[in-house]
RNA sequence: GGGCGCUUAGCUCAAUGGUUAGAGCAUCUGCUUUACAGGCAGGGGGUUAGGGGUUCAAAUCCUCUAGCGCCCA
Numbered sequence: 001g002g003g004c005g006c007u008u009a010g011c012u013c014a015a016u017g018g019u020u021a022g023a024g025c026a027u028c029u030g031c032u033u034u035a036c037a038g039g040c041a042g043g044g045g046g047u048u049a050g051g052g053g054u055u056c057a058a059a060u061c062c063u064c065u066a067g068c069g070c071c072c073a
Stems, first nucleotide, its partner, number of pairs: 001072007010025004018056001027043006049065005
């Protein structure tokens, strides 16, 4: 330098262009316990990496940028 893939909650990951973007773990609160752990119930937490475009509608499609990984040279 060229090609391909990935980027979504603190972490690991889902989500056919269409109802309010979810799950597990973590975290917080309550109950249970003398207390801790465990268990049960509930809550908070997201500019879907960033910009632009297509569309009635974009996490999803197109494009550019950034970061990371793999392959080729």